This is a predicted structure of a 102-nucleotide RNA (SAM riboswitch aptamer (S box leader)) from Clostridium felsineum.
RNA sequence: UUCUUAUCAAGAAGGCGGAGGGACUGGCCCAAUGAAACCUGACAACCGGCAAAUGUACGGUGUUAAUUCCUGCAAAACUUAUUUAGUUUUGAAAGAUAAGAA
Numbered sequence: 001u002u003c004u005u006a007u008c009a010a011g012a013a014g015g016c017g018g019a020g021g022g023a024c025u026g027g028c029c030c031a032a033u034g035a036a037a038c039c040u041g042a043c044a045a046c047c048g049g050c051a052a053a054u055g056u057a058c059g060g061u062g063u064u065a066a067u068u069c070c071u072g073c074a075a076a077a078c079u080u081a082u083u084u085a086g087u088u089u090u091g092a093a094a095g096a097u098a099a100g101a102a
Base pairs, nucleotide, nucleotide: 001102002101003100004099005098006097007096008095013040014039015038020030021029022028024072026070027069041064042063043062046060047059048058049056050055051054068094073091074090075089076088077087078086079085
């Protein structure tokens, strides 16, 4: 890097640091009442360990604004309409994380 499987509506703050961040598109947001990164803590429980219908949180990850912030493609229903557009639902795509494989 690619493939497979599972999950994505819940949960979780201090220090340090100094201006950016929320993957990408279009939006809409967060940020000097302090962004990213880093440290610690916390949350969770995917894999392993230990006891074992389940639990523990010891090891390996992960997460820690907003549903994966919304949206991007398709279908259905409803509303409106000259074309069209809007709303809702479902599925897909894209992305993230874990485990396994090449």